[in-house]
A computed fold for a 506-nucleotide part of an RNA from a soil metagenome, annotated as large-subunit ribosomal RNA, domain I.
It matches the Rfam family "Bacterial large subunit ribosomal RNA". Its family is annotated with ribosome and structural constituent of ribosome in the Gene Ontology.
Context: one part of a larger RNA
């Protein structure tokens, strides 16, 4: 030095585990905010820090319910001091307090800070003061009595800001594809802006159809990758009609008569549901073992043998589960009654003009200007008035059908930041969320932004008193424990790698 064997070191794979994730289903909820939100800063406990809670009344105050013996949140013990059957801690309803910043709103500002006016008050302190809009009142020009603009005062839980997706409108790319590229495509997508709701949009035919007829809208399946469109390339791509889901119709542009319905709001009351909970059946012995829930023997309950825990695998030990019971107060839904708003009903009328249409330029329609109807409109024009008008894919006639230029409308449909319950031929710590652990943290970056690693002693700390070596670290005894090669970066403990011992070879 090599090979082999042995017992180790190092290392943290593997197995097992799960507090965390992922994906669904059902029900609920679908908003919060000037009565100051979302999100924060700073404080706050007898004792430093972090976290949770809370706000100078500061891990809390009051009230009404529940509950029934311990409690003063967690990391996390300890000490000190308290509370509690005169019912604490804890759980739920309602209320009070709620510093400073933040739409942030008295003015300013480099967020959590600085500086003011007015009113009340001896003081400490308290209140109020932004902008826009609606309504009422007082004023009031250019311009003549007036009117309007403007100004002022009062008043309004009016607006603002935030929020995951879904929705509507406005705006609106490029990469890409066309095997290059310009029309085209990607795509009215991504992005931006505005606005709304629990859904939104649409919606009761100036619609389709085809000489038969249908009868608002929306969504799904078919029609159909059809008819078409298309540098007729790449591609794009209907409708009628049929089958389903769900169904609902109305009002104004007006006069007369008429006090009447639906609906809405408030109050009372009743019921259902929800926000705490209550009670809830039935087992013993034996053996092994550190421990019985395992073995064996004999029982019992079951509208409960879902699930979890307990020193190994428990229907009958514990928490629960099935089936029942339950609310002072608040929420939500429904019914009834009362009050208010509410012109129901009948008759006679009326029938939306710079509109429809046209020209030019664009856009939308599956349809790229095409034979291009239909819809929207920037510019210029411009009818008729039911004896009328629109449409039926250039256009004309006939025929059929409908009545624009005002408005409202539930359901079927879309989504899930969230609450509750349940489930999984989903993951099991290099997986599953980036994050099972104090993670959007540490750290990086001027910034926008990027972004980790890191779980496991044991049933129970019983976490090793005491002695010895040592400055300590660490170790040897002793002790605990079933086990300490379970000794605290501690379950299992692979491999690489490292020495040690023994044998053989050189």
């Nucleotide at each position: 030095u090599g090979c082999a064997u042995g017992a180790g070191g190092u290392g943290g794979a593997u197995g097992c585990c799960u507090u965390g994730g992922c994906g669904a289903u059902u029900a609920c909820a679908g908003g919060c905010g000037a009565u100051g939100a979302a999100g924060g800063a700073c404080g706050u406990a007898g004792u430093a820090g972090c976290u949770u809670g809370c706000g100078a009344u500061a891990a809390g105050c009051c009230u009404c319910g529940g509950g029934g013996a311990g409690c003063c949140g967690g990391c996390a013990a300890a000490c000190a001091g308290g509370c509690u059957u005169u019912g604490a801690u804890c759980c739920g309803u309602g209320g009070a307090u709620g510093u400073c910043c933040g739409a942030a709103u008295g003015g300013g500002g480099a967020a959590a800070c600085c500086c003011g006016g007015c009113c009340c008050g001896c003081a400490a302190g308290g209140g109020u003061c932004a902008c826009c809009g609606g309504c009422a009142c007082c004023u009031g020009a250019a311009u003549a009595c007036a009117a309007u603009a403007g100004g002022g005062u009062g008043u309004c839980a009016g607006g603002a800001g935030c929020g995951a997706a879904c929705c509507u409108g406005c705006u609106g790319a490029a990469c890409u594809g066309a095997a290059a590229c310009a029309u085209c495509u990607a795509a009215g997508u991504a992005g931006g802006c505005a606005g709304a709701g629990g859904a939104a949009c649409a919606g009761a035919a100036a619609u389709c159809a085809a000489c038969c007829g249908a009868g608002a809208u929306u969504c799904c399946g078919a029609a159909a990758g059809u008819a078409g469109u298309g540098g007729c390339g790449a591609g794009c791509g209907a409708a009628a009609u049929c089958g389903g889901a769900a169904c609902a119709g109305c009002c104004c542009a007006g006069c007369u008569a008429g006090g009447a319905a639906a609906g809405c709001g408030c109050a009372u009351u009743c019921g259902a549901u929800u926000u705490a909970a209550c009670a809830g059946a039935a087992c013993a012995g034996u053996c092994u073992g550190g421990a019985a829930a395992g073995u064996c023997u004999g029982g019992c309950c079951a509208u409960a043998g879902c699930g979890g825990g307990u020193g190994a695998u428990a229907g009958c030990c514990c928490c629960g589960u099935a089936g029942g019971u339950g609310a002072a107060a608040g929420g939500c839904c429904g019914g009834a009654u009362g009050c208010g708003c509410g012109g129901a009903u009948a008759g006679c009328g009326a029938u939306g003009a710079g509109u429809a249409g046209g020209a030019c330029g664009g856009g939308a329609c599956a349809c790229g200007u095409g034979g291009a109807a239909u819809c929207c409109u920037g510019u210029c024009u411009g009818a008729a008035c039911a004896u009328g008008g629109g449409g039926g894919g250039a256009c004309c006639a006939u025929c059929c059908u409908c009545c624009a230029a005002g408005g409202c409308u539930a359901a079927a449909u879309a989504c899930u930041c969230g609450u509750a319950a349940u489930c999984g031929a989903c993951c099991g710590a290099u997986a599953g969320u980036g994050a099972a652990c104090c993670a959007g943290u540490a750290c990086c970056g001027u910034g926008a932004g990027g972004g980790a690693a890191a779980g496991g002693c044991g049933a129970a700390a019983a976490g090793a008193a005491c002695c010895c070596c040592g400055g300590g670290a660490g170790g040897g005894g002793a002790g605990u424990g079933a086990a300490a090669u379970a000794g605290a970066u501690c379950c299992u403990g692979a491999a690489a790698c490292c020495g040690c011992a023994u044998g053989c070879a050189u």